[in-house]
Predicted 3D model of a 77-nucleotide RNA (c-di-GMP-I riboswitch aptamer) from uncultured Nitrospira sp. NCBI's taxonomy places the organism under Bacteria, Pseudomonadati, Nitrospirales, Nitrospiraceae, Nitrospira.

RNA sequence: GUUAAGGGCAAACCUACCGUGAGGUGGGGACGCAAAGCCACGGGUCAGGAGAAAUCCCUGAUAGCCGGGUUACCGAA
Numbered sequence: 001g002u003u004a005a006g007g008g009c010a011a012a013c014c015u016a017c018c019g020u021g022a023g024g025u026g027g028g029g030a031c032g033c034a035a036a037g038c039c040a041c042g043g044g045u046c047a048g049g050a051g052a053a054a055u056c057c058c059u060g061a062u063a064g065c066c067g068g069g070u071u072a073c074c075g076a077a
Stems, first nucleotide, its partner, number of pairs: 001074001008033002013028006031064001037070003041067003044062005049056002
């Protein structure tokens, strides 16, 4: 961090499998992304569980919700 170049990732949706679920993984597919690489540490949201309820935070998911931590490619003018 640009109407440069070389590369990268991949939302919705479809599909196979896994999971009670949120959701995940592979394939197809591109809405977007300059950390849309990695880490659930704080907040949020979502699922499961407990509870009569308020709620709890007991167990999970989300890094493409925000913050934080950490590592890194290219190099126009």